[in-house]
RNA sequence: GGGGUAUUAGCUCAGUUGGCUAGAGCGCGGCAUUCGCAUUGCCGAGGCCGGCGGUUCAAAUCCGCCAUACUCCA
Numbered sequence: 001g002g003g004g005u006a007u008u009a010g011c012u013c014a015g016u017u018g019g020c021u022a023g024a025g026c027g028c029g030g031c032a033u034u035c036g037c038a039u040u041g042c043c044g045a046g047g048c049c050g051g052c053g054g055u056u057c058a059a060a061u062c063c064g065c066c067a068u069a070c071u072c073c074a
């Protein structure tokens, strides 16, 4: 220098060929249960999907560039 993959909640990830309101587990907060703790059950908060543009009636999803990490080639 060139190619590839990944980037979604605090953490680990899902999201099926673009389409009604973006999800799970763990963690966190509250309540119940207990003498208390743990466990378990119920409820809840938390993300505008790495950034900027483009395509489209509509983009986490398609395209381009940039950033970061990993990897392959030279």
Stems, first nucleotide, its partner, number of pairs: 001073007010026004019057001028044005050066005
A computed fold for a 74-nucleotide RNA from a bacterium, annotated as transfer RNA. The coordinates come from a structure-prediction model, not an experiment, and the mean pLDDT is 80. It was read from a public genome assembly. Its Rfam family is "tRNA". About the family: Transfer RNA (tRNA) molecules are approximately 80 nucleotides in length.